[in-house]
Context: one part of a larger RNA
Molecule: large-subunit ribosomal RNA, domain IV
Organism: marine metagenome
């Protein structure tokens, strides 16, 4: 110098990205304990007081009262809660990235939709057979939400989904029909008289088309948004300004309702305003001008809980002002 432990004048978080880390708290008995609250809680909330020994009384013991003795100090070591405010998000318990993440993610009881009548509906398998279920719609399967309280607006024009079934379109297949190429045969020319060239050509087989017919699906008619998803713009207006309860227009499937709102969301922005501070880009509370909040991709509250994230405060301290000093173990150095 490092590490691991102990001590430290004043000051007391000035450290720092943040009290990281250390220091304080502590058992037990008594007193005596807010706001909120789902009335259960909050609560060990908060905040004080007492503890050893001896002698006496009560007393069945633990144990209570009175008296008195010692020490700085009697839960005399060691184990053995700091506390409070305040906002976010998550309702709690619980679960996870086995070896960088423990959370605001995932469950979660509770809520809605949805499919399913049982040889269910899903799901593995080629099957055959299991599983749901030795269940049976107060049941099981998906999928969204997430305790609980108050709600949960508007759009079915696009997308899906479920229903309809008149007409349009429509696959193979059916049927008729035309048509291409082969070809039995015919028939015409030549000439070396058994062969070339030409032409027409029936069934059959094929090639192309074309007409009727041919179901589902699409197109179409409806419903459905706790389906997927979506929810405008310009312009004028009151008798001080200033602002629009009001009007006019365009457009659209319908223009965002309650309710929050500079937010885990606000870019401009350290908005503006008031709080705390002696000074606060962070924190509360407010406004509304929401770049780009919003109602089960759920919205607004919320007691109670969180090894969760802001921000305060009080108590404590080598975190710091700023280092000392001490005890062990490396580290060098010599043998």
């Nucleotide at each position: 110098u490092u590490c691991u432990g102990g001590u430290u004048a004043a000051g007391g978080a000035a450290c720092u990205c943040g009290g990281c880390a250390a220091a304080a708290u502590a058992g037990c008995c008594c007193c005596g304990u807010a706001a909120c609250u789902u009335c259960g809680g909050g609560a060990g909330a908060a905040g004080g007081g007492g503890u050893g020994c001896c002698u006496c009384u009560c007393u069945u013991u633990u144990g209570a009262g009175a008296g008195g003795c010692c020490g700085c100090a009697g839960u005399g070591a060691a184990a053995u809660g700091a506390g409070g405010g305040u906002a976010g998000c998550g309702a709690c318990u619980g679960u996870u990235u086995a070896c960088u993440a423990a959370a605001a993610a995932c469950a979660u009881a509770g809520g809605u939709c949805u499919a399913u009548g049982c040889u269910a509906a899903c799901a593995c398998g080629u099957a055959a057979g299991u599983g749901g279920a030795a269940a049976u719609a107060u049941a099981u399967g998906g999928a969204c939400u997430g305790a609980c309280a108050c709600c949960u607006g508007c759009c079915c024009g696009g997308u899906g989904c479920u229903g309809g079934a008149a007409g349009g379109u429509u696959a193979a297949g059916a049927u008729a029909u035309c048509u291409u190429g082969u070809c039995a045969u015919u028939c015409c020319g030549a000439c070396u008289u058994g062969u070339c060239g030409g032409a027409a050509g029936a069934a059959g087989c094929u090639c192309g088309g074309u007409g009727u017919u041919g179901a589902a699906g699409c197109c179409c008619c409806a419903g459905u948004a706790a389906a997927c998803g979506g929810c405008g713009g310009c312009c004028g207006u009151a008798a001080c300004u200033a602002u629009a309860a009001c009007g006019g227009u365009c457009c659209u499937a319908a223009g965002g309702u309650a309710g929050c709102g500079a937010a885990a969301u606000u870019c401009c922005u350290u908005g503006u305003c008031g709080g705390g501070u002696a000074a606060g880009u962070u924190c509360c509370g407010a406004c509304c001008u929401g770049c780009a909040c919003g109602a089960a991709u759920g919205g607004u509250g919320u007691a109670a809980c969180g090894a969760c994230u802001u921000c305060c405060c009080c108590a404590c301290u080598g975190u710091c002002u700023c280092g000392a000093c001490c005890a062990g173990a490396a580290a060098c150095u010599c043998a």